The RNA shown here (FMN riboswitch aptamer (RFN element)) has 132 nucleotides and comes from a soil metagenome.
[in-house]
RNA sequence: CCUUCAGGGCAGGGUGCGGCGUUUGGCCAAUUCCCGACCGGUGGUAAGGAGAACUCACUCCAAGUCCACGAGCCUUUCAGGCUGAUCUGGUGCAACUCCAGAACCGACGGUAACAGUCCGGAUGAAAGAAGG
Numbered sequence: 001c002c003u004u005c006a007g008g009g010c011a012g013g014g015u016g017c018g019g020c021g022u023u024u025g026g027c028c029a030a031u032u033c034c035c036g037a038c039c040g041g042u043g044g045u046a047a048g049g050a051g052a053a054c055u056c057a058c059u060c061c062a063a064g065u066c067c068a069c070g071a072g073c074c075u076u077u078c079a080g081g082c083u084g085a086u087c088u089g090g091u092g093c094a095a096c097u098c099c100a101g102a103a104c105c106g107a108c109g110g111u112a113a114c115a116g117u118c119c120g121g122a123u124g125a126a127a128g129a130a131g132g
Base pairs, nucleotide, nucleotide: 001132002131003130004129005128012035013034014033018028019027020026037117038116039106040105041069042068043067044066048061049060050059051058064104065103072082073081074080075079086102087101088100089099090098108120109119110118
């Protein structure tokens, strides 16, 4: 420098904003509300796991809430700024990473009704990974 790749998710139930129809019946109607269910980008760290080895040393996997980054938004655009969420107990020399339990978080625009999960920007962009 080039090529390829680079995000998952409402099972089931309730209500009925509103609409249709009828005239005491009924039908449609939220993955957005309620109960509940489900999901977790990239690099780093790691006492866990796997492989190999069996003296030392090695390789791979392992955190949504730790450190950093990307996405998104803003600006005076070779760049800068903003940007979510975890505690308790246990073991131990050592754990915000292991084990147990209980919590919490999730851009913007749209919508028949308030969206992490539907539709859209996006057959996009990109942290980065692999190969040449």

Description: Of the family's consensus pairs, 100% are formed in the model. The RNAcentral record of the sequence draws on MGnify.